[in-house]
RNA sequence: GCCGAUGUGGCUCAGGGGUAGAGCAGCUCACUCGUAAUGAGCAGGUCGUCGGUUCGAAUCCGACCAUCGGCU
Numbered sequence: 001g002c003c004g005a006u007g008u009g010g011c012u013c014a015g016g017g018g019u020a021g022a023g024c025a026g027c028u029c030a031c032u033c034g035u036a037a038u039g040a041g042c043a044g045g046u047c048g049u050c051g052g053u054u055c056g057a058a059u060c061c062g063a064c065c066a067u068c069g070g071c072u
Stems, first nucleotide, its partner, number of pairs: 001071007010024004018055001026042005048064005
């Protein structure tokens, strides 16, 4: 330099056009002599950035950025 993959709550990942979800972690409550476990609830993300398409974009297209891999 060229090609490809990935980028979504604190972490690990779903979601592949119609208002963004799960597990773990966090907070509150119940239970317990107390802790853990368990159960119930709550909070937390303008989906890497900027544009484009569309009535509507996390999702489709382009450029860029970051990480990883391959080729040279």
Model confidence (mean pLDDT): 83 of 100.
This is a predicted structure of a 72-nucleotide RNA (transfer RNA) from Pelotomaculum sp. DTU098.
Rfam family: tRNA. By type it is a transfer RNA.